Predicted 3D model of a 99-nucleotide RNA (c-di-GMP-I-GGC riboswitch aptamer) from Candidatus Brocadia pituitae. Its mean pLDDT, the model's own confidence on a scale to 100, is 77. It matches the Rfam family "c-di-GMP-I-GGC riboswitch aptamer". Its family is annotated with cyclic-di-GMP binding in the Gene Ontology. Clan: c-di-GMP_I riboswitch clan. NCBI's taxonomy places the organism under Bacteria, Pseudomonadati, Candidatus Brocadiia, Candidatus Brocadiaceae, Candidatus Brocadia. It was read from a public genome assembly, where an Rfam model found it.

RNA sequence: CUCGAUAAAGGCAAACCCUGAACGAUCAGGGGGCGCAAAGUAAAGGGUCCUAAUUUUACAAGGAAGUAAGGACAAGAAAAGACAGCCUUACUGCCGAAG
Numbered sequence: 001c002u003c004g005a006u007a008a009a010g011g012c013a014a015a016c017c018c019u020g021a022a023c024g025a026u027c028a029g030g031g032g033g034c035g036c037a038a039a040g041u042a043a044a045g046g047g048u049c050c051u052a053a054u055u056u057u058a059c060a061a062g063g064a065a066g067u068a069a070g071g072a073c074a075a076g077a078a079a080a081g082a083c084a085g086c087c088u089u090a091c092u093g094c095c096g097a098a099g
Stems, first nucleotide, its partner, number of pairs: 001099001003096002011036002016031006034085001040091003044088003047083003054077004
C1' cells in the first nucleotide's frame, strides 16, 4: 500500500429454526456457522428479485353456432420498493510476512 501470510489480536455471520413486522421481495431480535481481508458504511451505475393501479396477450367453465359484453387462472410490460454475502464505484478501517 494499488499487497495479503499455516502470523497475532480480534471481527462479521450463510443455510436452517423460533419470535415479530411487511401485500411481497425482505427486514429486526435470539439461536446457529456456510464462509468472508472489508461479508464495514453508502442504492451513485448496472444486475437480480418483488409488487399495485394501468396496459398488452391469452383463456377455462357454461349443450352447439354467431354476435356483443365481461375478463377466473396464467404470461409479458410496469411506478414505488427490496438486495451491499451479485458486480462496479465512493468513503472509512485492524495487522505487517513475502512482494